[in-house]
A computed fold for a 94-nucleotide RNA, annotated as TPP riboswitch aptamer (THI element).
RNA sequence: UAUAUACGCUAGGGGCGCAAGUUUACUUGCUGAGAAUGUACCCUUUGAACCUGAUUUGGGUAAUACCAACGGAGGGAAGCGGCAAAUAAUUGCA
Numbered sequence: 001u002a003u004a005u006a007c008g009c010u011a012g013g014g015g016c017g018c019a020a021g022u023u024u025a026c027u028u029g030c031u032g033a034g035a036a037u038g039u040a041c042c043c044u045u046u047g048a049a050c051c052u053g054a055u056u057u058g059g060g061u062a063a064u065a066c067c068a069a070c071g072g073a074g075g076g077a078a079g080c081g082g083c084a085a086a087u088a089a090u091u092g093c094a
Stems, first nucleotide, its partner, number of pairs: 001088003007081004011044004016038001017030005050075003056069004
């Protein structure tokens, strides 16, 4: 001097299910980061956030992407910043 991880700022992407009571608006229960559209939560190419496959397959549950497979399948949204350690290059000294 330079570099990437993590971090910060701005921007963008995404999902919001199942069951019961009620009588369709609200409440409660289950899983989860998020299931009351929340100045929330998660994810942004090192991309399983999320979508397709899928009215899929196996297991389990009151029920459900509840768990696993599918998945070394296909898609999928970005720019900037400075600090410490580490690494690399150059220079000086021994």
The model forms 100% of the base pairs in the Rfam consensus.